[in-house]
Context: one part of a larger RNA
RNA sequence: CUGGGCGUAAAGGGCGCGUAGGCGGACUUUUAAGUCGGAGGUGAAAGCCCAGGGCUCAACCCUGGAAUUGCCUUCGAUACUGGGAGUCUUGAGUUCGGAAGAAGUUGGUGGAACUGCCAGUGCAAAGGUGAAAUUCGUAGAUAUUCGCAAGAACACCGGUGGCGAAGGCGGCCAACUGGUCCGAAACUGACGCUGAGGCGCGAAAGCGUGGGGAGCAAACAGGAUUAGAUACCCUGGUAGUCCACGCCGUAAACGAUGAAUGCCAGCCGUUGGGGAGCUUGCUCUUCAGUGGCGCAGCUAACGCUUUAAGCAUUCCGCCUGGGGAGUACGGUCGCAAGAUUAAAACUC
Repeated sequence: CUGGGCGUAAAGGGCGCGUAGGCGGACUUUUAAGUCGGAGGUGAAAGCCCAGGGCUCAACCCUGGAAUUGCCUUCGAUACUGGGAGUCUUGAGUUCGGAAGAAGUUGGUGGAACUGCCAGUGCAAAGGUGAAAUUCGUAGAUAUUCGCAAGAACACCGGUGGCGAAGGCGGCCAACUGGUCCGAAACUGACGCUGAGGCGCGAAAGCGUGGGGAGCAAACAGGAUUAGAUACCCUGGUAGUCCACGCCGUAAACGAUGAAUGCCAGCCGUUGGGGAGCUUGCUCUUCAGUGGCGCAGCUAACGCUUUAAGCAUUCCGCCUGGGGAGUACGGUCGCAAGAUUAAAACUC
């Protein structure tokens, strides 16, 4: 290289935008680059292969043929691919009319609860556990009532409900902003798909500077448990968790399932639109999403099954026995932590 694969055996990039590249709808016409056919030239000899011959045979040698799958020139063919010209609307986009939504950013605002503080009532416990103790409390705790403060999170609604490319998003209000769906078919006329590099986004933890700090809580301290207990349980408690700006760039970043398009039985729910019917709150139907089951088919099995892991096409990423090792070295990035790219010896 050919070939085989990637839900769970090794293997889908965390996600998007997009450069080069690859691939690309219908029709007409032209060209003849790819493609196909004919002819000519060349493709040294030797060797290989075939036939015949010469050394007594063979090795060896000689003669002839074939082959030399290639390249060049020329004459043709025009279905397909490519190039040129033109047309089209179904792909894609725009417009108009509707719709839903925890999609994002910023500002404001609300109540419950926890904690702290002031004050009132009140008396000896409270707290915690399997049981206790550390702890708190006569300097008046726990409990209870009013008030004040601060921070963080938003019960019920809430739902295999919704939105977002993924990470993710949940009190309420406003402003700004992105995407999606349905209907109409007015406009553009293939403007498309994928995407090596690149650029951007990217949970938690962590880092830098400055704030903030109620609760929770790594580390840490103490009390228990235990043979021990650097744990599980309890009492405390600092980073952190929160905000602003800047880094980090990783996760079981999972549907462990890349993106796009077309095709291939159904049944039952549910979300957002549209249409029809009537008995006006139901039935039928049609798009788009989201679930359960299931035929064909696929699969090693489990299972998947119009939301495919089915049948096909295009493009990208990735895999090639276990360990060594996602390590070393080098490069790049980072303040650091480290990330990324990524071996070999050796060994089974």
Description
A computed fold for a 348-nucleotide part of an RNA from Allobosea beijingensis, annotated as small-subunit ribosomal RNA, central domain. The coordinates come from a structure-prediction model, not an experiment, and the mean pLDDT is 88. Rfam family: Bacterial small subunit ribosomal RNA. Rfam links the family to the GO terms ribosome and structural constituent of ribosome. The full RNA is in RNAcentral, with records from ENA.